[in-house]
This is a predicted structure of a 75-nucleotide RNA (transfer RNA) from an archaeon. It was read from a public genome assembly. Its mean pLDDT, the model's own confidence on a scale to 100, is 82.
């Protein structure tokens, strides 16, 4: 440089195809409970410019285009 896939909570990801309220998601974090204490368990809670910009649309995490970053393959 070319092709291809990916970017959503602190981490791992679903949702995207088929536009219509951001997720009964796991782990982590905080408070309470339980215990002699810790872990495990139980209850509750916080945490998001959906990578950035523009466009299409009544409406965009989702579609189109451009950019940025990452993985893989080829050169």
């Nucleotide at each position: 440089g070319a092709g291809u896939c990916c970017g959503u909570a602190g981490c791992u990801c679903a949702g995207c195809c088929u536009g219509g309220u951001a997720g009964u998601a796991g782990c982590g974090c905080c408070g309470c409970u339980c215990u002699g204490a810790u872990a495990a368990g139980g209850c509750g809670g916080a945490g998001g410019u959906c990578c950035c910009g523009u466009g299409u649309u009544c409406g965009a995490a989702u579609c189109a285009c451009g950019g940025c970053g990452g993985g893989c393959u080829c050169a």